[in-house]
RNA sequence: ACCGCACAAUACAGAGAGCGUCUCUGUGGCCGCCGAAGGGGCAAGCACCGGGCCAAAAUCCCCGGAUGUGAAACUCUCAGGCAAAAGGAUGUGUUGUGCAGC
Numbered sequence: 001a002c003c004g005c006a007c008a009a010u011a012c013a014g015a016g017a018g019c020g021u022c023u024c025u026g027u028g029g030c031c032g033c034c035g036a037a038g039g040g041g042c043a044a045g046c047a048c049c050g051g052g053c054c055a056a057a058a059u060c061c062c063c064g065g066a067u068g069u070g071a072a073a074c075u076c077u078c079a080g081g082c083a084a085a086a087g088g089a090u091g092u093g094u095u096g097u098g099c100a101g102c
Base pairs, nucleotide, nucleotide: 004099005098006097007096008095009094010093011092012091013090018031020030021029022028032082033081034080038078039076040075041074045069046068047067048065049064050063051062052061
C1' cells in the first nucleotide's frame, strides 16, 4: 500500500429428487429417484520406456506403450440427500491471519 493469492470466520443468496410403501418403530426393510457436503474416475498435453530414421551415436521428427502425471459445475452414485427444518457446491460483501508486491 489494501490492488494479488491462500485459509478461516461472518452476513446474504443458494438447486435437484417420493410428506412412497411395509413395519418388529430400530440410524430398520423394500421399491423409485437426485447431485451442489465429502469421496472415486479420466481427455488432451507433459514425462518416461521401446522402436524407426543413422556407417555409428546424439538432437529433431515419426510410430507404439495393459507406464506415470493429468481438470471440471463432466461422470460414478460409495457417502449424503428426496415436505418443512437442518445441511448445501458456489457467488457477493465484511473482518482476520499468512504469503507475495513496492
Background
Glycine riboswitch aptamer from an Anaerolineaceae bacterium, 102 nucleotides, folded computationally. The model forms 90% of the base pairs in the Rfam consensus. It was read from a public genome assembly, where an Rfam model found it.